[in-house]
RNA sequence: GAUUUAUAAAGAAGAGGUGAGAGACUAGGCUCUGUGACCCUCUGGCAACCAUCCCAGAAUUAAUUCGGGAAAGGUGCCAAAUCCUACCCGAUCAGGGGACUAUAAAUU
Numbered sequence: 001g002a003u004u005u006a007u008a009a010a011g012a013a014g015a016g017g018u019g020a021g022a023g024a025c026u027a028g029g030c031u032c033u034g035u036g037a038c039c040c041u042c043u044g045g046c047a048a049c050c051a052u053c054c055c056a057g058a059a060u061u062a063a064u065u066c067g068g069g070a071a072a073g074g075u076g077c078c079a080a081a082u083c084c085u086a087c088c089c090g091a092u093c094a095g096g097g098g099a100c101u102a103u104a105a106a107u108u
Base pairs, nucleotide, nucleotide: 001108002107003106004105005104006103007102008101013043014042015041016040017039021032022031023030026086027085028084029083044078045077046076049074050073052070053069054068055067057066058065059064087097088096089095
């Protein structure tokens, strides 16, 4: 990098550095930003995908899978719904679905 599955309206910021754009891509909108954003480092935190441990059962020939809880080792994340819209259904609304993207796990 590719494929599959799951999740994505909840949650969680300070310091230092740097100095102009940033919010993935295209377009439109909207927002953040010299009261220093974005990014980097440190510290802190959030969450619970995987791993670990505990509890009680169920399914399966078995391997194994499914539920609840603890903790926080590997990741991830810490403006705004993935910031919103774009494609389909719906009526142009509300709402729903899909795609893209991101993250995790597994395979390659």

This is a predicted structure of a 108-nucleotide RNA (SAM riboswitch aptamer (S box leader)) from Algoriphagus sp. The coordinates come from a structure-prediction model, not an experiment, and the mean pLDDT is 82. It was read from a public genome assembly, where an Rfam model found it. Rfam family: SAM riboswitch aptamer (S box leader). Rfam describes the family as follows. The SAM riboswitch is found upstream of a number of genes which code for proteins involved in methionine or cysteine biosynthesis in Gram-positive bacteria.